[in-house]
Context: one part of a larger RNA
Formats: sequence, C1' cells, structure tokens
RNA sequence: GAACGAACGCUGGCGGUAUGCUUAACGCAUGCAAGUCUCACGAGAAAGUUCCCUUCGGGGAGCGAGUAAAGUGGCGCACGGGUGCGUAACACGUAAAUAACCUACCCUUUUGACGGGGACAACUUCGCGAAAGCGGGGCUAAUUCCCGAUAAGCUUUAAGGAUCGUAAAGGUUCUUUUAGGAAAGAGGCCCUCUGAUCUAUGGUCUCGCGAGAGGAUGGAUUUGCGGCCCAUCAGCUUGUUGGUGAGGUAACGGCUCACCAAGGCUUGGACGGGUAGCUGGUCUGAGAGGACGAUCAGCCACACUGGGACUGAGACACGGCCCAGACUCCUACGGGAGGCAGCAGUGGGGAAUAUUGGACAAUGGGGGAAACCCUGAUCCAGCAAUACCGCGUGUGGGAAGAAGGUUCUUGGAUUGUAAACUACUGUCAUAGGGGAAGAAGGCUGCGGGGUGAAUAAUCCCGUAUCUUGACGGUACCCUAAGAGGAAGCACCGGCUAACUCCGUGCCAGCAGCCGCGGUAAUACGGAGGGUGCAAGCGUUGUUC
Repeated sequence: GAACGAACGCUGGCGGUAUGCUUAACGCAUGCAAGUCUCACGAGAAAGUUCCCUUCGGGGAGCGAGUAAAGUGGCGCACGGGUGCGUAACACGUAAAUAACCUACCCUUUUGACGGGGACAACUUCGCGAAAGCGGGGCUAAUUCCCGAUAAGCUUUAAGGAUCGUAAAGGUUCUUUUAGGAAAGAGGCCCUCUGAUCUAUGGUCUCGCGAGAGGAUGGAUUUGCGGCCCAUCAGCUUGUUGGUGAGGUAACGGCUCACCAAGGCUUGGACGGGUAGCUGGUCUGAGAGGACGAUCAGCCACACUGGGACUGAGACACGGCCCAGACUCCUACGGGAGGCAGCAGUGGGGAAUAUUGGACAAUGGGGGAAACCCUGAUCCAGCAAUACCGCGUGUGGGAAGAAGGUUCUUGGAUUGUAAACUACUGUCAUAGGGGAAGAAGGCUGCGGGGUGAAUAAUCCCGUAUCUUGACGGUACCCUAAGAGGAAGCACCGGCUAACUCCGUGCCAGCAGCCGCGGUAAUACGGAGGGUGCAAGCGUUGUUC
C1' cells in the first nucleotide's frame, strides 16, 4: 500500500447492488418447511337450508354431497434446503477403463394384455389401557395379493459353426437343444335393441399395464497422476499378501468363509501422532510465489450420540423404522412422547452477525388427464454505513475586508468572500397527481389439421372475449413550496501534508519507531488556526 463475512470509538442525509453466528455439530418453547391423485377402490358425515307432519317436545324427506374428515391403493417423500462433526483417503481434482455392472420417471421401437381365485383396512362388534395405543370376532372393493395359461430377439442347460482377440483365460454372433418366468385397468364419445333412460357387448380416442431392444439421465466399481505438518513417530502387517474353491453382490474383488503357500508395505518416509471437508476459485503480488476455501457453483460427509436393517429403481434414509445411551417433557407410576447442522424465533456462548414478515405473480420441483393443490426451494419485503458504487448537504455576485474569536512588536495580522446582503437553481428528502415492464399461461367459443365409419369423442395449431402481480400505486414521469431538512472524524516534533497562544511542570499524560514532559513544551491538556479524508473517519485484529 491492498484486502476483510470483521469488531470497537466518535459521527451519520438519500438511493442501488451485494453480504450478514467466523464462537457452542451447545440446548430448544411456538408456528410453518412434502404432499398429491375419486379419471385406481370400497365406504361416507355434519352445520345450514327448503318442504311436509306435529300432541309444539319434536319427527320425516330433499338439497348440502358422493362434498368434508378418515381408510385401501399409486406416485413422490433418496429431489430441493442445512451444516462442516468426521475424513490425509472408500474423500477431492484430473485423465482414462468396465471384455465384472445397475438405472424409477422420460424418449424411440417390437410385441403382449387370456382365464380363475383369496384376503386385509375402512366399517361393525367385544375387550384392555390414564394416555400413547393395542388385541379378538364379523363384512367388503380395487391399477392390492395369489394361481393357471401363453413366451419372443429375455434368463438358463448343453452341443456345433463362424468371427474378433490374447501370453493365456475369453468376447461377439448364428443354428439346434433343456428348463423357467408376465400383465390392470380407468375415463370420454358413438352405434344396435326401446315409448324413454341407463348398462353390457361392439367400435373409437386418451391415459395407464407386462416383456424385450436401443437411447438419455443418474449411479456403482477399478487404474494412473496430483494432494498439509512432525523422524523428538523407524520399522509396520495375520484377512495381513497371494492362490484354489465356495458364499455373497447390480457387479469385480479377502467383500466374507474353508483350505494351501508365506507373503505384502517401508528413508522415493511405511506405521504412528497432529491439523484439515476437497475443488472451481478468493485476497495479495510485476511475476514466481504466499495466505485463504464466507457468499455463488461442482463433489464429499453428517442429521441428539453409537449400532442395525426394512421398504424401494434408488437410502442404510435430516422433518421413516428398530435397539442401546445421554438429555427434555407427560403420567392415573403400569407406561409413553421428542430430536431446528430446514425458515423464522429463543436461551446460552461471544468482540460480533437480521423478521416468530408477504406471495406462490414469476422460475423450478412433487402429485394429477386437467382444473388445481402443495412448495420457509424460490421470488419479494423488513433490519444493519457490513462492503462496493452513485448522489446530495447548494450556485453566482458580494470588502464597510462588519461584528465576534485568536494573536500582537498595539501598527497590524488572521478567521475571510467566509458571513450578512443580493440574484438564482430545485437533485435528494417532503406533499399531491399520473403510472409501467416483469404474463408465459388458464377457462369458454369459433376455425383448420391428425386419429376415427363419424357432423361424436380426443390430440395439435390458429384466433376472439374474459381472466391471473406478492413486490406495489413500486420503478419512472409531472406538479408544488422553499436554501429551506442533511458534516463529521483523525491528525499538525521527524518519518508525514499541516503552528501559534494558554495551562501543566519527569506531575498529569503521550507514544507505530525514534522519543516528548524536571517553568517560555509546534510531541501532554485546552483554544484559535491549519492539513488529510469525507457519510464516513480513526483504532484493533488477520492475510499478502
């Protein structure tokens, strides 16, 4: 000199954009943060209201409504959000490999979707319990579960051929052969029968269902290289190193096990100890380098502590389950409930870090055919000079060089064009008025095209009306009034820009270094003046 997620002191007008628990991965009251689908399924209220009856107490029927709440089932909850405890390597970065692999939803494509059966919730009933909740009996539906059929280019057994390739093992493909395994329906419309309506069969469209192939996406595993400090850590290792076989896995592998061999690593630093999430990057520096890894982005690890598996395409799962532990809460003492390192907020710790706000309008995500619902992701608003950037606190004229202050050699000098005064301007703030973009979509109607036997339905495109904004009457624009509401902080001995007076008297004090102060102190304290920065200025800390 530069920088900061800063803090402290004094001071403080406005706006924009960013950023905001670096400490206790300490404990948490309260609310919210993951649901959705009735176009998978069976059941199914009430309030209210209308009508009827009435012994005036009430009773019944319709609407409310196949709605709400609940249940089965499906998909999601493995994303998104947080934190940095652990981890020096199963991480991460980079370059590759898989001839040892998996992949729900999505895209392309081939093909199938036949026939039967059973149960359990909800509900009802009985019982236990203070509660949390639990147990027994009975009824029932499905895109729930099970059985059978069908079976290719799927899996599997064996044989043969071709081809690729190797040191070898082997891979790919073709033919024949053995065995095995699948599925689910829902909705819209039309036609026939009819006096009319509904339904089934049939037709058609949309969304789904099963098996296979390819892709995309995500993941798994392996290899090389890179990658902090301590040698006052020098030897370490027994599933250890390798082999055979088996088990296990999506898959290779001591991943696990049995047996066999005795190996494997190491001064090019093994093993041990300490510290630490890694990277893109950030800061600094002419660079080389050094320090750091907040915000944003990629990866990893973790979710009260430790362990475990279940479900699932995917977890060993932050707002799931089980066990153990510590802690907190409820209890009828028998037993139960809980997990903010999600968003706010609270106690505590600390020099120190914000609102128990608004909205799903946009972007994105989950569910749904859709309307739509959910979304503390996100978008916004609030707080903080925490940082950066921009603007303002006025402009021109104005010498009697006013008064006052300070100083003085008493002449003056200085504050100082500074003020007053005068002529203007109107940014910002204030008040009033106007007023966007961010909106794409969505409903309905009409038209065209595709599928279709169809003027039905459905899908796509075009078009018209209506309609969707938290921010917010915000940005921006116009008008009004009037210099009115808006300057401080540090320093002035040298380094280092800036000097005098008074007080003090080695005292009180200053100080980054040199050093000042013991009676004329430009160095202490005050004043006047000056210098430097400026809505900031200084101090402290840390890095280069």
Small-subunit ribosomal RNA, 5' domain from a metagenome, 544 nucleotides, folded computationally.
The coordinates come from a structure-prediction model, not an experiment, and the mean pLDDT is 85.